[in-house]
RNA sequence: GCAAAACCGCCGAAAGGCGGUGACGCAGAGCCACGGGGCUACAGCAGGAUAACCUGCCACGCCAGCCGAGCCGCCA
Repeated sequence: GCAAAACCGCCGAAAGGCGGUGACGCAGAGCCACGGGGCUACAGCAGGAUAACCUGCCACGCCAGCCGAGCCGCCA
């Protein structure tokens, strides 16, 4: 210097994000979704139900405080 969880408010179908409070931790816990990995499943597809619901598949969504790469930065 940053800011986990938790709480409050807002956005979102969700994962999650933003802001406030707050500090678990981090010597790059800076930026970045390029490669892995993980999360969610609105919509879509398939099936089952028969009052609009359930199951499966699936990112175009998300995670950088999972790892690597790139950029920038710090110390010796």